[in-house]
RNA sequence: GCCGCCGUAACUCAGCCUGGUUAGAGUGCGAGACUCAUAAUCUCGAAGUCCGGGGCUCAAAUCCCCGCGGCGGCA
Numbered sequence: 001g002c003c004g005c006c007g008u009a010a011c012u013c014a015g016c017c018u019g020g021u022u023a024g025a026g027u028g029c030g031a032g033a034c035u036c037a038u039a040a041u042c043u044c045g046a047a048g049u050c051c052g053g054g055g056c057u058c059a060a061a062u063c064c065c066c067g068c069g070g071c072g073g074c075a
Base pairs, nucleotide, nucleotide: 001074002073003072004071005070006069007068010027011026012025013024020058029045030044031043032042033041051067052066053065054064055063
């Protein structure tokens, strides 16, 4: 330099291909229940400008373009 994959909650990821309900799960965190107490278990809750910018569209995490970052391959 060229090619491919990835970036979504504090962490690990699903959702993207095929645009459309309020953006979800587990772990972690907070509160409560249970217990003599702790752990485990159960219930509830908070937490996201979906990497950044632009475009197409009635509507974009999802499609297109540019950029940034990470990983891998080739040279």